[in-house]
A computed fold for a 739-nucleotide part of an RNA from Caldifarciminota bacterium JGI_Cruoil_03_51_56, annotated as large-subunit ribosomal RNA, domain II. The prediction has a mean pLDDT of 80.
Context: one part of a larger RNA
RNA sequence: GCCGGCGAGUGAAUGUAUGUAGCAAGGCUAAGUCUCUCUGAGAUGCAACCGUAGCGAAAGCGAGUCCUAAUCGGGCGUCCAGUUUCAUGCAUUCGACCCGAAACCCGGUGAUCUACCCAUGGCCAGGUUGAACUCUCAGUAACAUGAGAGGAAGGACCGAACCGGUGAGUCUUGCAAUACUCUCGGAUGAGCUGUGGGUCGGAGUGAAAGGCUAAUCAAACCGGGUGAUAGCUGGUUCUCCCCGAAAUGCUUUUAGGAACAGCCUCUGGCGUUCAGUUGCGGAGGUAGAGCACUGGACGGGCGCUCUCCCACAAUGUGAGGGAAAACCCGACCAAACUCCGAAUGCCGUAACCCUAGAGCCAGGGAGUGAGGCUACGAGCUAUGAGGUCCGUGGCCGAGAGGGGAAUAACCCAGACCAUCAGCUAAGGCCCCUAAGUGUAUGCUAAGUGGGAAAAGAAGUGAGACUACUCAGACAGCUGGGAUGUUGGCUUAGAAGCAGCAACCAUUCAAAGAGUGCGUAACAGCUCACCAGUCGAGCGGCCUUGCGCUGAAAAUAUACCGGGGCUCAAGCAUACCGCCGAAGCUAUGGAAUGAAACAGUUGUCAGUUUUCAGUUUUCGGCCUUGGUCGAUUGCUGACGGCUGGCAAUACAAGCUGUUUUAUUGGUAGGGGAGUGUUCUGUUAUAGAUUGAAGGUGUGCCGCGAGGCAUGCUCGACGAAGCAGAAGUGAUUAUGCCGGC
Numbered sequence: 001g002c003c004g005g006c007g008a009g010u011g012a013a014u015g016u017a018u019g020u021a022g023c024a025a026g027g028c029u030a031a032g033u034c035u036c037u038c039u040g041a042g043a044u045g046c047a048a049c050c051g052u053a054g055c056g057a058a059a060g061c062g063a064g065u066c067c068u069a070a071u072c073g074g075g076c077g078u079c080c081a082g083u084u085u086c087a088u089g090c091a092u093u094c095g096a097c098c099c100g101a102a103a104c105c106c107g108g109u110g111a112u113c114u115a116c117c118c119a120u121g122g123c124c125a126g127g128u129u130g131a132a133c134u135c136u137c138a139g140u141a142a143c144a145u146g147a148g149a150g151g152a153a154g155g156a157c158c159g160a161a162c163c164g165g166u167g168a169g170u171c172u173u174g175c176a177a178u179a180c181u182c183u184c185g186g187a188u189g190a191g192c193u194g195u196g197g198g199u200c201g202g203a204g205u206g207a208a209a210g211g212c213u214a215a216u217c218a219a220a221c222c223g224g225g226u227g228a229u230a231g232c233u234g235g236u237u238c239u240c241c242c243c244g245a246a247a248u249g250c251u252u253u254u255a256g257g258a259a260c261a262g263c264c265u266c267u268g269g270c271g272u273u274c275a276g277u278u279g280c281g282g283a284g285g286u287a288g289a290g291c292a293c294u295g296g297a298c299g300g301g302c303g304c305u306c307u308c309c310c311a312c313a314a315u316g317u318g319a320g321g322g323a324a325a326a327c328c329c330g331a332c333c334a335a336a337c338u339c340c341g342a343a344u345g346c347c348g349u350a351a352c353c354c355u356a357g358a359g360c361c362a363g364g365g366a367g368u369g370a371g372g373c374u375a376c377g378a379g380c381u382a383u384g385a386g387g388u389c390c391g392u393g394g395c396c397g398a399g400a401g402g403g404g405a406a407u408a409a410c411c412c413a414g415a416c417c418a419u420c421a422g423c424u425a426a427g428g429c430c431c432c433u434a435a436g437u438g439u440a441u442g443c444u445a446a447g448u449g450g451g452a453a454a455a456g457a458a459g460u461g462a463g464a465c466u467a468c469u470c471a472g473a474c475a476g477c478u479g480g481g482a483u484g485u486u487g488g489c490u491u492a493g494a495a496g497c498a499g500c501a502a503c504c505a506u507u508c509a510a511a512g513a514g515u516g517c518g519u520a521a522c523a524g525c526u527c528a529c530c531a532g533u534c535g536a537g538c539g540g541c542c543u544u545g546c547g548c549u550g551a552a553a554a555u556a557u558a559c560c561g562g563g564g565c566u567c568a569a570g571c572a573u574a575c576c577g578c579c580g581a582a583g584c585u586a587u588g589g590a591a592u593g594a595a596a597c598a599g600u601u602g603u604c605a606g607u608u609u610u611c612a613g614u615u616u617u618c619g620g621c622c623u624u625g626g627u628c629g630a631u632u633g634c635u636g637a638c639g640g641c642u643g644g645c646a647a648u649a650c651a652a653g654c655u656g657u658u659u660u661a662u663u664g665g666u667a668g669g670g671g672a673g674u675g676u677u678c679u680g681u682u683a684u685a686g687a688u689u690g691a692a693g694g695u696g697u698g699c700c701g702c703g704a705g706g707c708a709u710g711c712u713c714g715a716c717g718a719a720g721c722a723g724a725a726g727u728g729a730u731u732a733u734g735c736c737g738g739c
Base pairs, nucleotide, nucleotide: 001739002738003737004736005735006734011094012093013092014091015090016089017088018087019086021084022083023082026050027049032044033043034042035041036040054061055060064076065075066074067073097235098234100232104225105224106223107222108221109220115199116198117197118196119195120194121193122192123191124189126158127157128156129154133150134149135148136147137146138145162186163185164184167182168181169180170179201217203213204212205211238673239672240671241670242669243668248261249260251258252257262368263367264365265364266363267362268361269360270359272356273358276352277351278350279349280348281347282346288340289338290337294334295333296332298330299329300328301327306321309318371396372395373394374393375392376391377390379388380387401412402411403410416589417588418587419586421585422584423583427579428578429577430563431562432561436576438575439574440573441572442571443570449565455549456548459546460545461544462543463541465539468537476533477532478531479530480529482506483505484504488500489499512527516525517524590663591662592661593660594659595658596657597656598655599654600653602645603644604643605642606641607640608639610637611636612635613634614633617630618629619628620627621626622625674728676725677724678723679722680721681720682719686716693712694711695710696709697708698707699706700705
C1' cells in the first nucleotide's frame, strides 16, 4: 500500500415541545404484598405527585387578597383542562458522539548502566631528563661560590599496553539505536581497573554539562486515581424528496470561543397586512454651486508709517523707498464654511398591481458570528497594492452550462430526467474549430492590429483659412544690396554689427543709421529688400482620422491561443445570412404544491346471497384407491339487510382525472423510505426432490434495494404485521489479521 473484519449521538434521571393512546375536574400510582403458564405478566397498594384559587414575609383571609386610617389608589389574581403511558426532537447532570495530550497526585520497582563514596585486591614495555642531598677538588679570614663524581626527585619528557575521543573521511533500511579507518590526548597519577557494599524520584549523585540515576531525565520506571481535562485538530457509516443560511449588530480576561438579536427551517394562527408602480403630503443640508458668515488666498486701490528733496509758521502738495491690520474693486479655495441647493433614498397616505417558498404573530429545531472579488460613493495609504476600513448593489461562497486560449468573482445564463429535434444569448463565422475567404464606401502599411507616457517628426487622409500666386508665387540659380555717413554720444579705438539714446534723409527696380558671421578698429562674407531666369501651385493652422519614434531582462520563439493574415486588422456608416448554452421551444417521463371536477367513508352485533378452503354422509364411474355429482358442519373474503354506538358531516381526509406552477445547492431544518441482527405473532411457511452463504444471468424499483433463475455449497431458514437495537464505513498518519 491493497483486501477482509472491527470502528463513533448511547443509557439513566429530570424538564420542555410535538405526536399518540386512556380517563377527564380530575389524572396516576411508587415501594411493598399476593397470584400465575415466572428473564415476564396480573391483582393489590390510592401514601405521594400534578391539576382543580389566589393573595400576603407571615398570622391569616379568600374570588379575592396585599399595602393603608381608608370604601381612595395601586400590585398580583379572578376568564382560559388537565393528567398518565408510549414515541420522537431538544436541554440539564452524569465519560455523554469517538479517538488524541503535555501534565498532576498516590503506592511501589530500580545504583548489574551511570555519578559519587566505603572496604579489599590488581595493573602501568622501553627510552629520556637528572632536583634535593653526599663526596672530592678549587675557592673564602670563615661563609658564599665554582667544577667533577655519586645520587635519584617529578600531578617531569618521548612512547606501547591501558584509559580517552582531537580533526577528517566512511557509514547513515549501518558491522553498529554512536561503529570503522587514518590522525590525535593522557600514559607514577586529581592514574586505570576487578570484586563486595552504600546513597534515588522534588530525591540522590554531580572537578557543574541541567550532566547522570538500566538505549528513558528541567524531575526515572511500573501500577493506580482514569474514560483526568482539551473553547483545539482529525474522524463520524444506507437512499430519495421539499426548503435553505451566515461570515453582521451589541456584550464578553472577549477576539479562531460564547450569550442575545439578525438571517434558515418546521408546526399552528392571521389573511394581502409585504414588495412594486403612480398620485399626494412630509422631514433633510449630500452632489453641485456660491462667498452672505467662518477661515484661507492672488492682484489692484484706498489708507497708514518711515526716509530724502522742494517749499513753509503749520497743515498741505510733488518725488522715491518699504509695507501691518481694517476697508473697497476684480478673480478664487474649503470634510469639520453656507445666502442657496438637487437627483436618488427614507417616512406617511390613497389607488392600481401582485397571490409570491410574499408579509405579520406564537411556539419546536438549527447553523452562522475568519468571508472574498467586482461596480459605484468615501476615509487611510503615495487619489500605491490581488492593501486596509465603511456604505449601496451584483456574483463567488453554496452555482453546474456557454463565452473570455487556460482562469471562484468579468460577460451570457440559474442544471427535475430523457431525445442523433428546433430557436436564440454573450461571443463568433480563413484553418486548427461549429458558422461568411458576406455585401457597399472610405481610412491604416506600422504585422499597427497583437502592451505604455511626457515629448518629438516634410508619414498619410480629411477640413477650414490666408493681406502669396501667370501683373509669375514657393525653392534653386545669376546680378544688385548704394549715398549723406566712420550719423550722435561713449571710447585708446566704436566705421551697420561692445554699450547708450535716437533711427532721419537722398538716389533708386531695390537696399535697415542694418539679420548673422567676422576685424584691434577698418576690411571681408551674408541677410532683409530688388531685378533677371524658371513656369504652377505655395505657406502656415493651439481643426482632425489612422499610423511613426520614444520602447532594455533574466531556461526557449514567448506582449495575436497557434497556424497564418495586408485583410482573416482597426474605425465609421448601411445591410443580409449563419453558428452558438444544461437559456427558450418541441416530444415523452418523474416527484411535489395549488385549483377544478368526480368517486368514496367509522365501529359492534345479528341475519343472509355468492365464491374459496376444509369436513360429514350418500350415489355414479373405474382395479385397492382415485375421480365426479348431491349434501352437512366450520372458517375466510367482497357484498346485501336490520339494529346499537360515534360523528364538526353539502366539511375534512383518502382515491382518481384534468389544468397549471415548481423541482442548482454547502452549514442546517423538515418529510418519506430501504436494508442488517434479535423477539412476538400469522403458524406446524419452506428446506437433502438441496436452506443460508458464494458466484453469474435476466427482470422490477428514481434510489437504498428487491424478485426469479443457472452453477457451487451442504443444513438451516424466508415472507406479512408489529416490537427491540451492539443497525449500514473509501478516509480518524484509525485498530486487528492476511498478502

RNAcentral holds the full RNA, with entries from ENA and SILVA. NCBI's taxonomy places the organism under Bacteria, Pseudomonadati, Caldifarciminota.